[in-house]
Context: one part of a larger RNA
RNA sequence: GAACGAACGCUGGCGGCGCGCCUAACACAUGCAAGUCGAACGGGAUGCAUAGAGUUGAUCGCUUCGGUGUGAAACACUAUGUUAUCUAGUGGCGGACGGGUGAGUAACACAUAGGUAACCUACCCCUGGGAUUGGGACACUCCCGAGAAAUCGGGCACAAUACCGGAUAUGAUUCCGAGGUGAAAAACCAUGGGAUAAAAGCUACGGGCAACCGUGGCGCCUGGGGAUGGGCCUGUGGCCUAUCAGCUUGUUGGUGAGGUAAAAGCUUACCAAGGCUAAGACGGGUAGCCGGACUGAGAGGUCGAACGGCCACACUGGAACUGGGACACGGUCCAGACUCCUACGGGAGGCAGCAGUGGGGAAUUUUGCGCAAUGGGCGAAAGCCUGACGCAGCGACGCCGCGUGGGGGAAGAAGGCCUUCGGGUUGUAAACUCCUUUUGUACGGGAAGAAGCCUUCGGGUGACGGUACCGUAAGAAUAAGCCACGGCUAACUCUGUGCCAGCAGCCGCGGUAAGACAGAGGUGGCAAGCGUUGUUC
Repeated sequence: GAACGAACGCUGGCGGCGCGCCUAACACAUGCAAGUCGAACGGGAUGCAUAGAGUUGAUCGCUUCGGUGUGAAACACUAUGUUAUCUAGUGGCGGACGGGUGAGUAACACAUAGGUAACCUACCCCUGGGAUUGGGACACUCCCGAGAAAUCGGGCACAAUACCGGAUAUGAUUCCGAGGUGAAAAACCAUGGGAUAAAAGCUACGGGCAACCGUGGCGCCUGGGGAUGGGCCUGUGGCCUAUCAGCUUGUUGGUGAGGUAAAAGCUUACCAAGGCUAAGACGGGUAGCCGGACUGAGAGGUCGAACGGCCACACUGGAACUGGGACACGGUCCAGACUCCUACGGGAGGCAGCAGUGGGGAAUUUUGCGCAAUGGGCGAAAGCCUGACGCAGCGACGCCGCGUGGGGGAAGAAGGCCUUCGGGUUGUAAACUCCUUUUGUACGGGAAGAAGCCUUCGGGUGACGGUACCGUAAGAAUAAGCCACGGCUAACUCUGUGCCAGCAGCCGCGGUAAGACAGAGGUGGCAAGCGUUGUUC
C1' cells in the first nucleotide's frame, strides 16, 4: 500500500447492488418449512332432485262464532337417486429432490485423466408385442372392551389400478450345448433341448331398455434402444510431525462356498506365508475438497465467507425395513443423555429448514408479504402444496453513484486567534445580491416485469407497490464529520502543565519559554465517513 463475512470509538443525508453467528455440530417456547390425486376404491358428511308419513299452518268454504273442512308454503325425519362439493381410511406417485451445517474425514473424500467384456437407472423419449380367467382378505365404518392419554384388543360385514392363483410368451432370463470367432479362457456368436416369470383399469363422447359396445385420452404388463442420474475400479496430484521406525493375521495371495445390481477378503472354510515401509509405512496433530478469492511485477504466499460442483452429517451410538434410488434432517426399531406430559400404570420430543428465544461471544437481522414470476411435487385438468424462490424489513458491513448549493461580493465588517501593537490571519469565508432546485417535502399521474397461464370468450391474473418513473409547486431551503500537524509524513503558533498529568507504530517527548502532553486558534489529509484494533499478502 492492498484486502476483510470483521469488531471498537466518534460521526451520519439519499439511492443502487451485494453481504450479514467466523464463537456453543450448545439447549430450544411458538408458528410455518411435503404433500397431492375422488378421473384407482368402498364408505361417510353436506347440498340438490323425487317419494313418504309428521309438525306448524297462508288461502278459501261451511258455521249455532265454540269450531270444522281444504290445504299453498316452511321445517326437521326416513327412503331412493345424484351430472355437485368435501374427505378420515385403503391405494398410487412424491416425502432419496429442494433447504441447512462442516462435526467427522489425510480418505479413491476431492481434483483431474481413464476404465466397467463387472453394473443399476422410477418418471421422460423412440420402438415391438400383450392385456385372458378365477379367488380370498384387510383398513375405514358399526358393535363390545381396556386406558388419564398416547394408543391397543375382540367381533360382524365389505371395495379397488391393494393382494394371491391359473392361462398365454418364436422375444427376455437362466442351464445344457453340436459348431464357430479367438493366441487362449469361465469371453463372444450360436442350429437345438430343458427350466422360470406378466398384466388393471379409469375417464370423455356416441350408441344401447340393460348387460354392455365403439372411438379418443390417461393408465397397466413384457421386450429392445436412448436420455438422465448413479454404483464400482485404476493412474496422477495437493498439510505438518522421525522428540512416531517398524506396521499387518482377513493381514497378502490361491481354491471351494456364500453374497451383491455389480468386480473384489466383501464374508466364510481350507491351503500357502505373504503384504507395506526412510520415495516415510504405522502412529500423533490439524483439516471438509475443488472451481475460485485476496495479495504480488511475477514466481510465490495466504485463504476456501457469499455463488457453483463433489463429499459427509442430521440429539449421541447402532440397525435394518420400504423403495428405481436411503441405511433415509422434519420415516421405523433398539440403546444412551437431556427436556416435557402423567390419573404414576405409562407416554411424547429432536430448528446443522425459515423466522424467533436463552446461552456463549468483540460480533452477525423480521416470530414480515406473496406464490405474481422462476423452479419443484401431485393431478387429465381446474388447482392444491412449496420459509425453494421472488420481495419487503433491520444493519454505513462492503462496493459504486449523488447531495449537503452556484455566480457576484472588500469598508478585506464584527467576533476569535496571533502580534514586533504597525499589523497579520480566519477570509470571498460571512453578511448582502442574483440564480438554480439534484436530494428532501407537498400535490397529481403511474408502470414493465404476463412470453405466459386461466376462461363461461365478455374477460380475469403483480407479493414487490401507489414502488420505480414522470409532471407541478414553494424555498438555499432538509443534510459534515473524523483523524493528524517533532522526524519517518502533508500540516504551527499561543496558553496551561512542569520527568507531574500524560503521549507513543519506531526513534523518542514531558524535570518553567514543550511545534511531541492538555486546550484554543490556524493548517494538512480523507470525507458520509474517519480513525483504532485484529488477520493475510